RNA sequence: GGAGCAGGAUCGGGAGAAUCCGGUACGGGCAUCACAGCCCGUUCUGGUGCCGAAGGAGCAACCGCCCCGGUAAACUCUCAGGCGCAAGGGACCGUUCCUGCUGA
Repeated sequence: GGAGCAGGAUCGGGAGAAUCCGGUACGGGCAUCACAGCCCGUUCUGGUGCCGAAGGAGCAACCGCCCCGGUAAACUCUCAGGCGCAAGGGACCGUUCCUGCUGA
């Protein structure tokens, strides 16, 4: 000086699934002498349906003789999370830098 792997930081990219049915509060509109009542929007929340790419759980080959145990993913589950657009989040991919390890 250069290479591979792992971790961290930075920047860029980055999918899917509800404009469903209720309740609460607030605001607006209609209505009324005033209420009641009706409609719309937003917040919070319940139900049902749905999605998989934070996290979590499961296993095939294989390994340990057997019992039994260990063990991967973007596969499976959907506990968690999420489901109009945007935002946020986001496995994973790439840029630059740093640290550690390996080996020449």
Glycine riboswitch aptamer from Szabonella alba, 104 nucleotides, folded computationally. The coordinates come from a structure-prediction model, not an experiment, and the mean pLDDT is 75. The sequence was found by an Rfam model in a public genome assembly.